[in-house]
């Protein structure tokens, strides 16, 4: 220099236009159980909060009624070729 892939919640990871604040696992917190702890089970973990509302998927911009998903560009990492 050329080609391809990856970036999502505290961590890992699924999700390829609408039913997504986003499955699942780990971890944290609360509760149940237990003499205590562990294990197990239940709930919960972006923000405000009572319903409900708001803002998110590497950054910026765009397409669309609607974007984690499509497009452009930038950044970082990985693989292959030279």
């Nucleotide at each position: 220099g050329g080609a391809g892939g990856a970036u999502u919640a505290g961590c890992g990871a699924a999700g390829u236009g609408g039913c997504c604040a986003a499955a699942c696992g780990c971890a944290g917190c609360a509760g149940a159980c237990u003499g205590u702890a562990a294990a197990u089970c239940u709930g919960u973990u972006c923000c405000c909060a009572u319903c409900g509302g708001g803002u998110u998927c590497g950054g910026u911009g765009g397409u669309u009624c609607g974007a984690a998903u499509c497009c452009a560009u930038c950044a970082u990492c990985c693989u292959c070729c030279a």

A computed fold for an 82-nucleotide RNA from Chengkuizengella axinellae, annotated as transfer RNA.
The sequence was found in a public genome assembly.
Its Rfam family is "tRNA". By type it is a transfer RNA.